[in-house]
RNA sequence: AGCGGGGUGGAGCAGUUGGCAGCUCGUCAGGUUCAUGCCCUGAAGGCCGCAGGUUCAAGUCCUGCCCCCGCUA
Numbered sequence: 001a002g003c004g005g006g007g008u009g010g011a012g013c014a015g016u017u018g019g020c021a022g023c024u025c026g027u028c029a030g031g032u033u034c035a036u037g038c039c040c041u042g043a044a045g046g047c048c049g050c051a052g053g054u055u056c057a058a059g060u061c062c063u064g065c066c067c068c069c070g071c072u073a
Stems, first nucleotide, its partner, number of pairs: 001072007010025004019056001027043005049065005
């Protein structure tokens, strides 16, 4: 330098043909327990790497850029 894959709550991952952003773990609160853990209930926490474009509507499509992984040179 070229090509491919990826970037979504604190962590790991989903998100279908563009149409209400979800799951597990974790955190916090409550229940339970003598107490801790397990278990049960609830809550907080992300506008989706950045900036533009298309669209009535974009995590999803298009363009540029940044970062990570791999392959080739």